[in-house]
């Protein structure tokens, strides 16, 4: 250099044949308990990696770029 491929919440990853984006862990707060884990309960956290394009609408399609991985020269 060139080919796949990945980037979504503090952390690990799901997700939408395009229609305003979920889970586990964490994390704040009450419930329970002598207390403290535990266990239930509400709850908050995301410009879905950057710039643009198509579209009435983009996390989703298409392009460049930027970091990551694998291959191959």
């Nucleotide at each position: 250099g060139c080919u796949u491929u990945g980037u979504u919440a503090g952390c690990u990853c799901a997700g939408u044949c395009g229609g305003u984006a979920g889970a586990g862990c964490g994390u704040g707060c009450g419930a329970c308990u002598g207390u403290u884990a535990a266990u239930c309960g509400c709850g908050a956290a995301g410009u879905c990696g950057g710039c643009g394009g198509u579209u009435c609408g983009a996390u989703c399609c298409c392009g460049c770029c930027a970091c990551g991985a694998a291959g191959c020269g």

Annotation:
Transfer RNA from Triparma retinervis, 73 nucleotides, folded computationally. The RNAcentral record of the sequence draws on Rfam. Its mean pLDDT, the model's own confidence on a scale to 100, is 81. Its Rfam family is "tRNA". By type it is a transfer RNA.